[in-house]
RNA sequence: GAUAAGGGCAAACCCGUUGAAAGUCGGGGGCGCAAAUCCACCGGUCUAAGGGAACGAAUCCUACGACAGCGGGGCUACCGAA
Repeated sequence: GAUAAGGGCAAACCCGUUGAAAGUCGGGGGCGCAAAUCCACCGGUCUAAGGGAACGAAUCCUACGACAGCGGGGCUACCGAA
C1' cells in the first nucleotide's frame, strides 16, 4: 500500500523526576503521526556547565550536552484486500 479492520505512538499543557541548561524519564492528556521504531553519519536547530575572549561591566564564542515529532542517510519491524 485500501478515506477499511486489528493493533501502535503521543504535541501543547499539568503533576512528579533528573539536569547548570537545553532536555530526559514516569503519570495524566491528545495536537497530530504509516515507520512519530531505532542510530547523531551529513546538514540544521537548542543549551553553554566546563573552557576561552573581554574585563569597569554588560556581553560574545565554544559540545565533550541535547533534539530521530526539522531535512537527508543507514538499520529493523506489525497488520491486511485486490
Molecule: c-di-GMP-I riboswitch aptamer
Organism: marine sediment metagenome